[in-house]
RNA sequence: GGGGACGUAGCUCAGUUGGGAGAGCACCACAAUGGCAUUGUGGGGGUCGAGAGUUCGAGUCUCUUCGUCUCCA
Numbered sequence: 001g002g003g004g005a006c007g008u009a010g011c012u013c014a015g016u017u018g019g020g021a022g023a024g025c026a027c028c029a030c031a032a033u034g035g036c037a038u039u040g041u042g043g044g045g046g047u048c049g050a051g052a053g054u055u056c057g058a059g060u061c062u063c064u065u066c067g068u069c070u071c072c073a
Stems, first nucleotide, its partner, number of pairs: 001072007010025004019056001027043006049065005
């Protein structure tokens, strides 16, 4: 320098015919207990790496760009 994969909540990830942003763990509150642990219920937290385009509508399609991993040279 060229090819490919990935980037979504604090962490691990799902979401792929373009139409609701979600799960588990973690965090907070409440209840049960003398307390802890644990269980149950409820809750907070996201500019979907960044920018632009297409579209009525983009996590999803297109372009550019950044980062990580990997292959070739």
Source information
Predicted 3D model of a 73-nucleotide RNA (transfer RNA) from Thermoanaerobacterium thermosaccharolyticum DSM 571. The sequence is in RNAcentral, with records from ENA, GtRNAdb and Rfam. It is recorded under the gene name tRNA-Ala-GGC-1-1. It matches the Rfam family "tRNA". About the family: Transfer RNA (tRNA) molecules are approximately 80 nucleotides in length. By type it is a transfer RNA. Its family is annotated with triplet codon-amino acid adaptor activity in the Gene Ontology.